Record summary:
Model confidence (mean pLDDT): 82 of 100. Transfer RNA from archaeon GW2011_AR10, 72 nucleotides, folded computationally.
RNA sequence: GCCCUGGUAGUCUAGCGGUUAGGAUUCACCCCUGUCACGGGUGAGACUCGGGUUCGAGUCCCGGCCAGGGCG
Numbered sequence: 001g002c003c004c005u006g007g008u009a010g011u012c013u014a015g016c017g018g019u020u021a022g023g024a025u026u027c028a029c030c031c032c033u034g035u036c037a038c039g040g041g042u043g044a045g046a047c048u049c050g051g052g053u054u055c056g057a058g059u060c061c062c063g064g065c066c067a068g069g070g071c072g
Stems, first nucleotide, its partner, number of pairs: 001071007010025004018055001026044006048064005
């Protein structure tokens, strides 16, 4: 330098163009317990950036940036 894959809560991860952006963990509160832990309930917390397409983009296209892999 070229090619491929990925980027979603603090962390891991799902997401078929119209979802309240789902799950796990974490955190706060409540229940449970003599206490802690476990368990149960409620709540908080996310789409890498800039353009484009579209009535509508986390999702499709282009270009950055970052990470991983391959080739030279």
The RNAcentral record of the sequence draws on ENA.